[in-house]
RNA sequence: AGCGGCGUAGGGAAGCCUGGUAUCCCGCAGGGCUCAUAACCCUGAGGUCCCUGGUUCAAAUCCAGGCGCCGCUA
Numbered sequence: 001a002g003c004g005g006c007g008u009a010g011g012g013a014a015g016c017c018u019g020g021u022a023u024c025c026c027g028c029a030g031g032g033c034u035c036a037u038a039a040c041c042c043u044g045a046g047g048u049c050c051c052u053g054g055u056u057c058a059a060a061u062c063c064a065g066g067c068g069c070c071g072c073u074a
Stems, first nucleotide, its partner, number of pairs: 001073007010026004020057001028044005050066005
């Protein structure tokens, strides 16, 4: 320098192709159960979906540019 993949809650992932209520697991908080703890059950909080712009009635999703990480080639 060229090419490819990835970026979504504190951690890990799905959703993206085919635009329409952002979901799951762990963790965290409260409650239940228990002599008590763990396990188990119920409820809840927590998201500018990497950034900027564009298209659209509507963008995590489509388009353009940029940033970061990983890999391949030279």

Transfer RNA from Sulfolobus acidocaldarius N8, 74 nucleotides, folded computationally. It matches the Rfam family "tRNA". Gene Ontology term of the family: triplet codon-amino acid adaptor activity. About the family: Transfer RNA (tRNA) molecules are approximately 80 nucleotides in length. RNAcentral holds the sequence, with entries from ENA, GtRNAdb and Rfam. The gene name in the source record is tRNA-iMet-CAT-1-1. Taxonomically the source falls in Sulfolobus acidocaldarius (Archaea, Thermoproteota, Thermoprotei, Sulfolobaceae). The same sequence occurs in records of 5 taxa. Model confidence (mean pLDDT): 85 of 100.